A computed fold for a 64-nucleotide RNA from an Actinomycetota bacterium, annotated as Fluoride riboswitch aptamer (crcB RNA motif).
NCBI's taxonomy places the organism under Bacteria, Bacillati, Actinomycetota.
It was read from a public genome assembly, where an Rfam model found it.
[in-house]
RNA sequence: AAUGGCCCUGGCGAUGAGGCUCGCCGGAACCGCGGUGAGUACCGCUGAUGGCCUCUGUCCUGUG
Numbered sequence: 001a002a003u004g005g006c007c008c009u010g011g012c013g014a015u016g017a018g019g020c021u022c023g024c025c026g027g028a029a030c031c032g033c034g035g036u037g038a039g040u041a042c043c044g045c046u047g048a049u050g051g052c053c054u055c056u057g058u059c060c061u062g063u064g
Base pairs, nucleotide, nucleotide: 010025011024012023013022016055017054018053019052020051021050032045033044034043035042036041
């Protein structure tokens, strides 16, 4: 120095915040999907959640 193990404050789950809960990571977890021979290119699609509830933002419809 590399590799492996243990402990610890912690971190992450395709765009924000709070609560609850699940999973994952610790030199990592994570960084959406479909189509086009291939993708570093082009075109298209869903969703503010990992899941549930609430708030904010956005979109559609209706009413005042």